[in-house]
Context: one part of a larger RNA
Molecule: small-subunit ribosomal RNA, central domain
Organism: uncultured prokaryote
RNA sequence: CUGGGCGUAAAGCGCGCGUAGGUGGUUUGGCAAGUUGGAUGUGGAAGCCCCGGGCUCAACCUGGGAAUUGCAUCCAAAACUGCUAAGACUGAGUGUGGUAGAGGGAAGUGGAAUUCCGGGUGUAGCGGUGAAAUGCGUAGAUAUCUGAAGGAACACCAGUGGCGAAGGCGACUGUCUGGGCUGAUACUGACGCUGAGGUGCGAAAGCGUGGGGAGCAAACAGGAUUAGAUACCCUGGUAGUCCACGCCGUAAACGAUGUCUACUAGCCCGUUGGGAUCCUUGAGGUCCUAGUGGCGCAGCUAACGCAAUAAGUAGACCGCCUGGGGAGUACGGUCGCAAGAUUAAAACUC
Numbered sequence: 001c002u003g004g005g006c007g008u009a010a011a012g013c014g015c016g017c018g019u020a021g022g023u024g025g026u027u028u029g030g031c032a033a034g035u036u037g038g039a040u041g042u043g044g045a046a047g048c049c050c051c052g053g054g055c056u057c058a059a060c061c062u063g064g065g066a067a068u069u070g071c072a073u074c075c076a077a078a079a080c081u082g083c084u085a086a087g088a089c090u091g092a093g094u095g096u097g098g099u100a101g102a103g104g105g106a107a108g109u110g111g112a113a114u115u116c117c118g119g120g121u122g123u124a125g126c127g128g129u130g131a132a133a134u135g136c137g138u139a140g141a142u143a144u145c146u147g148a149a150g151g152a153a154c155a156c157c158a159g160u161g162g163c164g165a166a167g168g169c170g171a172c173u174g175u176c177u178g179g180g181c182u183g184a185u186a187c188u189g190a191c192g193c194u195g196a197g198g199u200g201c202g203a204a205a206g207c208g209u210g211g212g213g214a215g216c217a218a219a220c221a222g223g224a225u226u227a228g229a230u231a232c233c234c235u236g237g238u239a240g241u242c243c244a245c246g247c248c249g250u251a252a253a254c255g256a257u258g259u260c261u262a263c264u265a266g267c268c269c270g271u272u273g274g275g276a277u278c279c280u281u282g283a284g285g286u287c288c289u290a291g292u293g294g295c296g297c298a299g300c301u302a303a304c305g306c307a308a309u310a311a312g313u314a315g316a317c318c319g320c321c322u323g324g325g326g327a328g329u330a331c332g333g334u335c336g337c338a339a340g341a342u343u344a345a346a347a348c349u350c
Base pairs, nucleotide, nucleotide: 003322004321005320006319007304008303012318014201015200016199017198021194022193023192026087027086028085029084030083031082033081034080035077036076037075038074039073040072041071042070049065050064051063052062053061054060091191092188093187094186095185096183097182098181099180103177104176105175107173108172109171110154115149117147118146119145120144121143125136126135162169163168206247207246208245209244210243211242215241216240220236221235222234223233258317259316260315261314262313263312266295268294269293270292271291272290273289274288275287276286277285278284279282299306300305323350324349325348332343333342334341335340
């Protein structure tokens, strides 16, 4: 370089935006860079190949031809690609009217519950387990009533329901704000797709500074269990969990399935949002559309299975894989306060 692959065997970057690059719908004209045809020149000799000749044959030597798929120049063609000029509306987008939603930010408000504190009633237990004990309690606990404090999470609704690019998002209220879907219509006129680098977002844990701290709870302590028990169980309990700002940049970041586009039986059955239509105006039927689920042909697949939300049929672009271990390690670089992250080998061995 070519090839074959990437749901589960090795392999889709965690997810966006976007630079270069790659690639690109429709009509007409022009140009002729790519493309196609022809001509001329050149493409050393030898070798290879073909037809001959010479050593008795052959190897070998030798004559001629072909080939040398290339390059340059000229002439011609104009379908395709490209460039250029003009245009169109179907791709993409904008305006306008609706619509559903735990989409995001900051602010305010609420009730249930746990815990602690004050007060009342009340008396000997409570708690916990397989059974216990540690623990709490006559300095009055547990239980119960009342008041107050504080923090965190928002029961029911709740749904293979919704929203978001992913991570993720769930009490209520107004406020600021992103996106989707949808009706009619006007406008822009290919403005598109993908995207190496780059850049932003990115659960949990962890880190820095300052707050906060009810419950839970790594570490830790004690009680049990056990041969032991650095565990599982129990009683406690600190970081942390919460907030603000700043880092970290990783996860089975999963649909283990990159993004975009087109096409390809059905069915069935659900379900969410929007629209149209039919009347019999109903908790209605039918159709279209954007999602989200369940079956199932063709096809694909090693099988499992996937099957219009494809793992089918094709196209565009990116990422990645190339036997197991050594190893996602060492060294070096970059980033980070650190923890570490990222990039990423080899010897050796089977």